[in-house]
RNA sequence: ACAAUGGAGAGUUUGAUACUGGCUCAGGAUGAACGCUAGCGGCAGGCUUAAUACAUGCAAGUCGAGGGGCAACAGACCACUUCGGUGGUGCUGGCGACCGGCAAACGGGUGCGCAACACGUAUGCAACCUACCUCUAUCAGGGGGAUACCCCCGGGAAACUGGGAUUAAUACCCUAUAAUAUUAUGAAACCGCAUGGUUUUAUAAUUAAAGCUCUGGCAGAUAGAGAUGGGCGUGCGUCUGAUUAGGUAGUUGGUAGGGUAAUGGCCUACCAAGCCGACGAUCAGUAGCUGAUGUGAGAGCAUGAUCAGCCACACGGGCACUGAGACACGGGCCCGACUCCUACGGGAGGCAGCAGUAGGGAAUAUUGGGCAAUGGAGGAAACUCUGACCCAGCCAUGCCGCGUGAAGGAUGAAUGUCCUUUGGAUUGUAAACUUCUUUUAUAAGGGAAGAAACCUGCGGAUUCAUCUGCAGCUGACGGUACCUUUUGAAUAAGCACCGGCUAACUCCGUGCCAGCAGCCGCGGUAAUACGGAGGGUGCAAGCGUUAUCCGGAUUCACUGGGUUUAAAGGGUGCGUAGGCGGGUUGGUAAGUCAGUGGUGAAAGCCCCAAGCUCAACUUGGGAACUGCCAUUGAUACUGCUAGUCUUGAGUGUGGUUGAAGUGGGCGGAAUAUGACAUGUAGCGGUGAAAUGCUUAGAUAUGUCAUAGAACACCGAUUGCGAAGGCAGCUCACUAAACCAUUACUGACGCUGAGGCACGAAAGCGUGGGGAGCGAACAGGAUUAGAUACCCCUGGUAGUCCACGCCCUAAACGAUGAUCACUCGACAUUAGCGAUAUACAGUUAGUGUCUAAGCAAAAGCGUUAAGUGAUCCACCUGGGGAGUACGCUCGCAAGAGUGAAACUCAAAGUAAUUGACGGGGGUCCGCACAAGCGGUGGAGCAUGUGGUUUAAUUCGAUGAUACGCGAGGAACCUUACCUGGGCUAGAAUGCAUGUUGACAAUUUGUGAAAGCAAAUCUUCCCUUCGGGGACAAUAUGCAAGGUGCUGCAUGGCUGUCGUCAGCUCGUGCCGUGAGGUGUUGGGUUAAGUCCCGCAACGAGCGCAACCCCUAUCCUUAGUUGCCAACAGGUUAUGCUGGGAACUCUAAGGAAACUGCCUGCGCAAGCAGUGAGGAAGGAGGGGAUGACGUCAAGUCAUCAUGGCCUUUAUGCCCAGGGCUACACACGUGCUACAAUGGGCGGUACAGAGGGUCGCAACAACGCAAGUUGAAGCCAAUCCCAAAAAGCCGCUCUCAGUUCGGAUCGGAGUCUGCAACUCGACUCCGUGAAGCUGGAAUCGCUAGUAAUCGCAGAUCAGCAAUGCUGCGGUGAAUACGUUCCCGGACCUUGUACACACCGCCCGUCAAGCCAUGGAAGCCGGGUGUACCCAAAGACGAUAACCGAAAGGAGUUGUCUAAGGUAAAACUGGUGACUGGGGCUAAGUCGUAACAAGGUAGCCGUACCGGAAGGUGCGGCUGGAAUACCUCCUUU
Repeated sequence: ACAAUGGAGAGUUUGAUACUGGCUCAGGAUGAACGCUAGCGGCAGGCUUAAUACAUGCAAGUCGAGGGGCAACAGACCACUUCGGUGGUGCUGGCGACCGGCAAACGGGUGCGCAACACGUAUGCAACCUACCUCUAUCAGGGGGAUACCCCCGGGAAACUGGGAUUAAUACCCUAUAAUAUUAUGAAACCGCAUGGUUUUAUAAUUAAAGCUCUGGCAGAUAGAGAUGGGCGUGCGUCUGAUUAGGUAGUUGGUAGGGUAAUGGCCUACCAAGCCGACGAUCAGUAGCUGAUGUGAGAGCAUGAUCAGCCACACGGGCACUGAGACACGGGCCCGACUCCUACGGGAGGCAGCAGUAGGGAAUAUUGGGCAAUGGAGGAAACUCUGACCCAGCCAUGCCGCGUGAAGGAUGAAUGUCCUUUGGAUUGUAAACUUCUUUUAUAAGGGAAGAAACCUGCGGAUUCAUCUGCAGCUGACGGUACCUUUUGAAUAAGCACCGGCUAACUCCGUGCCAGCAGCCGCGGUAAUACGGAGGGUGCAAGCGUUAUCCGGAUUCACUGGGUUUAAAGGGUGCGUAGGCGGGUUGGUAAGUCAGUGGUGAAAGCCCCAAGCUCAACUUGGGAACUGCCAUUGAUACUGCUAGUCUUGAGUGUGGUUGAAGUGGGCGGAAUAUGACAUGUAGCGGUGAAAUGCUUAGAUAUGUCAUAGAACACCGAUUGCGAAGGCAGCUCACUAAACCAUUACUGACGCUGAGGCACGAAAGCGUGGGGAGCGAACAGGAUUAGAUACCCCUGGUAGUCCACGCCCUAAACGAUGAUCACUCGACAUUAGCGAUAUACAGUUAGUGUCUAAGCAAAAGCGUUAAGUGAUCCACCUGGGGAGUACGCUCGCAAGAGUGAAACUCAAAGUAAUUGACGGGGGUCCGCACAAGCGGUGGAGCAUGUGGUUUAAUUCGAUGAUACGCGAGGAACCUUACCUGGGCUAGAAUGCAUGUUGACAAUUUGUGAAAGCAAAUCUUCCCUUCGGGGACAAUAUGCAAGGUGCUGCAUGGCUGUCGUCAGCUCGUGCCGUGAGGUGUUGGGUUAAGUCCCGCAACGAGCGCAACCCCUAUCCUUAGUUGCCAACAGGUUAUGCUGGGAACUCUAAGGAAACUGCCUGCGCAAGCAGUGAGGAAGGAGGGGAUGACGUCAAGUCAUCAUGGCCUUUAUGCCCAGGGCUACACACGUGCUACAAUGGGCGGUACAGAGGGUCGCAACAACGCAAGUUGAAGCCAAUCCCAAAAAGCCGCUCUCAGUUCGGAUCGGAGUCUGCAACUCGACUCCGUGAAGCUGGAAUCGCUAGUAAUCGCAGAUCAGCAAUGCUGCGGUGAAUACGUUCCCGGACCUUGUACACACCGCCCGUCAAGCCAUGGAAGCCGGGUGUACCCAAAGACGAUAACCGAAAGGAGUUGUCUAAGGUAAAACUGGUGACUGGGGCUAAGUCGUAACAAGGUAGCCGUACCGGAAGGUGCGGCUGGAAUACCUCCUUU
C1' cells in the first nucleotide's frame, strides 16, 4: 500500500496431576404451547394434529351492440274497477328461463402422492402447439334443412323425462372463389448438426367466412410474422439403508404400421438378445422441490410456515368428452366407501375456496364491511360479477416504539427485617412534604392523504387509429390517523432467580422427612441449595418453563482429528478393479488460469438514499447471487499422444549363506515294557503323610530284545522364513536373500476394496500308531468345605503319521506396506576389496545407548512413535455386546458380518504423593532369644460386664476402658429411687420502698424440711430534718438445670512416641501433580556428624541450656555436728567452747574422645589403656515436632445451639450407688523349713503435726482410756523401722503352714455404725501342697524382697495411689522367627487408603428386550377368474336416400374374487439372557508374588466365581547367573 471486520469458554472421572473421552451449561432462533402477570400504539403472523366428517350462506359469470322472445320489476298507453287494484299492449327501460359466443384450464386452497427430467440450473427442438393481444396481406358470393325456449299430450313422490307441433340466429349444413395453406410427384441452387434444412419453381388435388350497428366502428375467414403461454429431449445437481447384490420380456435395439400438436416401445406385429449394476442397479424406508429461512468466523449443519416460482392433488380409484388449452376443486360417466331425501320404485352430494360446525389435539381467529383502490372475466360502453383483493374484528404469537412521572427533600421519620441488642445496620431520597410537567388517559372541537382514471361536459392537436388540457362525478376503512383545547400525578409493574457454573445473602421453619435438581449435587437439628420472610440481582408489558434447530462440538475433523500403552493396523502374503507414479523432447489443450458475452425471476441478505414524528415496516437505486453455458487466449503443472534416456524395477554372469520348505534313508542317549541273571526288605512320594508297588522277590545292578516319541552338548539379544513357524546326520527336489560385475530390457513401478492362497495350539472325520506325557474320570491327602492348588497310583480322548476339514490366539514390536531425507557410539551375523587373523572402509541384516525432533507421559529416536509423499485397513463415551436377528461358510464345535431398546456420568491412559503386600534390602526396641519373678488354679480385696432392682446415678470399652474419673459413697457427698414440701425460687448482684434489727432462745405440729407462734434485740455520722453501714422483707431486672449434643466447640488429656522425624525460603528439574534439598557412601541414641551431590540456607523436633544425685573447693555455723581443750553425769554434745569433720544450703570446679595406641580421607569406632569421684549421653527427672485416632472429657471448668420453668429447678426423710446362678481385669495373702512361732539385739530415708502430734505415768490381755511435759518444729512428738543378726522351738503334716468364714465379747470415730465402718480379744480354722492353653514385667542399685511416710480423711473399705529408704541378683550367643517402628526400593484395579477393593451363582422387586406352538393386521408385487364406464377394432339382418347410427360382438382395463410366496408390524402360555435396586445367601476368582503369577485362543469338567490339559503373550514379582550398553 492492498485486502479483510472475523473465531472467548465453563462444570464434571482423581487424594492431587496431565491427557483421552463422553455428559451438561452459558448464545441465537421458532407458525409455538403452558404457568404467573398485563397500560397503549404501529407492522406482521395465526390447524404444524384428522388429505377426518361437514349444517348454513357466499366464493364464476357475463354479453339484448348474436338470436327467438318476454316470466318477474319499473314506466307509458288502453280497458275494467269494490279505488285496494286487476287485465291488456314487448311500446320503452330492461330481462327469468332458452339457443348462441367468450370465460369457466385464471384467480383461490392443500401437500396426499412423488426419490422422479418432479424440482433447480444450463442447453436443445432440423420433432412441436399457442384462444384472447399486436403487425402485414388477402377475402366475406349464393343457397338450404333443422332445433331449444314457448304451446299441446304423457310418465314420475321427486330428480327428471318421453312424444307431438311450430320457430330464429354470429347455432348447423351445401355450394362458389382462393394461396405464400395442406397433400402427392418433380426440378434447381445453397446450407447444415446424423436423420436433414432453407430458398426458388412446375403439375395435380383439397379446404374459408357472420353478421350487428347509434354509421364512429365492432365482430368474421385465410395465410404469414411477433408477443405470451405451454409441450418434449438432454448434461449436471438432488435423503437413508448392502443385515437389500443382482435386476429386467415391451425388457434393450431394429423393421413396418398405428397414435399424437410433436419425438419416442407411447402402442401393435415380426426379428435380434440385448439393457442396467459395486461410480451402488433392484428393493425397502422417509420426503413435495426451489428462491430462501435459522444458526455459524467460515466451511457447513438444520429447515422448506408466511411471500414468490415450479410440481402434484381436489371423498378413494378408473375413464374419456368439450375445448386453443383439462383428462377439468365449485363439469360429465363408471366402480367403491360414507352422508342425506324417498311414496321403497328410485334419486342427491363432495369446504385441501371464505367464514363457520363437530372431532382430534398442548395448540391456531369473525357464519364481519366493501368492490373506494389494485387485479381478473364478460361487454362497444355504462355496468355486472369477483370470500382474488382492500379493510375491519379476535389473540402479548412475534418484531418495533411509547408510557407508568420529573426536580428538590435527612430527624437518614415510622413499620418491617437482621445483628456483636444502653445501640447499630438495612429498606432509603425511598416515603411524607414542596415545586414542576402532561406523553398517555379523560372530555370537547376541527379533521385528512389514499382519487386518478373510466365516464360526462367544454376545448386543443391529429396520420382520423387516437392523443391531450380544464371542469365535474366516485372512500368500505372512517369522523379513523392527525391537530387544538380542558382536568389532573392524575389511568398504568410484573416475572424469574440469588451453592458453583452465573449477576445477586441473611433469618425462621423442617430434620435423608417434606422437597429441590440443567450438570456437579443439596436435605440425617445451626441448610446462603427444601418451604416462608426481609433484602438483593436480572429482564421488563412482559417474565419464566417445556419442545425443537444451529452453535459451543476440532465430539465425523474439506477448512480441521486420530490408531505402541487411552477407542482404533486387517494373522500373513499374492494379486484384480481403482488410486498414485522417474528424467527429457515435440504435439494437443481435457483438467488448470485469465479476458469477454449470456444467464443466474422478483422479493429477501448487504450498502446508499427516501417515506410514515423515530423504529419495526415500506419504497427507489446499487452491489451481490461465490453457479452454469458459450467464446477468445495462456501452456508452468497434471492428463492424453508420439519419441527418447537409465538412476526406479527386472534379467544375465560369478560367488556366498542359512534350524527356509517337501520327500526318503540312517544314528545314538534316555524312557517304558519283556526275558534272564545278581540280590533282599523295603521302594516310592511329600511341608508332613497316605493311596500305590513289594517275600508270588519289588526298588537297585547287569546283559539281551522290542516299541514309540523327542533330538543333550554345539546353542548365542545367533541364523532362516511373508506370517504361522523352523534344530540329530545324510541324499534328492524346490525356493529365497545378500555380495561382486555393469552385459541386457527400458518405467515394465508402489499400494491394493472385492478375490485367491497360507495360517500355532485346541478341536472334527476316516484309517494307522500309542513309549512317555496327559484334559475328563477314579482313588489318597489338604481343608470349615476343596467339584482346586501339592503328591501318588491308575488313566480315556489327545499328543505322533497319512489324507480331508476347521481358520481362531496377548496370530504382539499390542507399532500396515512402499519411497526419500535427518548427528553419532558400540556390539554382532553374512559378504566384498586388500598378502593379512589386527585396525580401518563398504553393502545387507540383527541388537543396545544417545543428539535434534516428536510424544499426555512412559518413551521412540536411520529397524522412528522424527520430517515429507502415495495407497489400503480401522476408531468415534462406558455397559448392554462381539450379544440378538438375518445372511454366508462349516460334519460339528463354531467362525465371519453385526445392531437396538434400556442404563450410567463416567469408563479409561500415563505419571505423582501416600497407604498397603502371606515383595525385597538396611536398621532399631525387654520385640524375640538368654535369664529372674509373676498372672492364668485357691481364698479375699477392688474395678468391669452381665443379671437383678423402685433405684442399683453417670461417664471410661482392643492396644490407648476395667485399684480408671473416685487422693476416702454410713447421713452429707449424690447426680439415682420412693415419699413429703417450695415456685422470682437454695446462692449472688443492682434499683426502689418499708422495718430496725439479724442472730439467738423457747413452744406447738411434723420423719425432717417446713409451717405457726412467743421471748429477746442494733451500730456510725448528724446541721436532729436526715444520711450511711448491716440485716430482714416486698417489688422489678438478671434465675436455675450433673438435662441433650465431646459428631458444633475452647481448654486439658491419652496414644503412636522421647519414635527421628516434619517442613520452609531461594534456586534448579518437570506441561503438571510434584521432585530436588531430606537421596547416595560411612557414622550415630538421634535428619548426630562427615564425605559426595543442583543445590544453598533456614525453622519445628534431636542434643544442650533447668532440677535431683555421685567428687572436691569456697562461704556460713543454729535447732544440726563434736576432732582437739575444759566442766559435769549411772548414762547422753548435757554444758563452756570449737568451725576441723558429718550435715545443712548458696556459689563454684570437674568430663571435652581432651591425652595415648590401632583402624579410618573425615566424622567416628575400638581398648580389663593412662589419669580421674565419675568415661564416652555417668545415673534419674522435667521437657512430647508436623500430625493421626470426628480418640477421651458438655459430670472439673468454660461455651454455641436445642430442651425444661408449680419442674428435667430447689429443700427434706428413708433407701440405693455395698444387690449376686455367673464371666473378665488388677491386686493382697498363701500353699511353707532360704520357713512359722517365741525371746534378745542393730542400722534408714523422706514426710506429717495446734479443731493437731503427743513423750512420760497409771489402768486394761488388747483396741484403748485417764492424767500430762514438750512442740506452730534440723529443737518436741508421730517413731517401733522391717527384712537382718543371736538364741530356743517346730521336722514335712493340710501341719505350731494358711488364714477365709462364722460365733461371742469389746474399743474408737461420729446426730447415727441395721442395711453399710475400722480396730481389739477369745473361739472357729475353709480353699489352697506352686497352678492347662495361654500370657505379663524387668538389662543394675535394676528385678526380687523388706519395711516407713503422706495425700484424701470425723472414722474408714488403703491389700489402692504417690513418695522414701534397707537388703540386693541372674542373663543377653545373636537378629532366623513373632510384635511394633524408621529409611530406601518394587507392585497395586487401594486413597473411608487391606478392617481396602472386588467377581459370579442363588433369592426378592422393577424395567426394556430375544426366542416361541400360534393368533391378529399392513403395504407391495405375481398368477388365475370375472369385468363397469370408456377407448380402439369388427359387423349382413334394425333405422337412415346416404354419410352414419342403434344393437350385437372382440381386445384392453379400475374395482372385486381366488391362490401361493416374500416383506413388515402387533400380540402370545412358556422360555433365554440383560440392566437397575443403603445394609439378603454361598463362597473368594481378580488387584500385592492377591497367597496356585495373570491373561489370550481352544477343549473338557464343576453350585458359583472358576479349575485343569495343550499352545501362546508379559500387559509377572523376587532372587541368582550370563551377556551387552552408558558414564567415571
Small-subunit ribosomal RNA from a Bacteroidota bacterium, 1528 nucleotides, folded computationally.
The sequence is in RNAcentral, with records from ENA and SILVA.
The coordinates come from a structure-prediction model, not an experiment, and the mean pLDDT is 83.
The organism belongs to Bacteroidota, within Bacteria.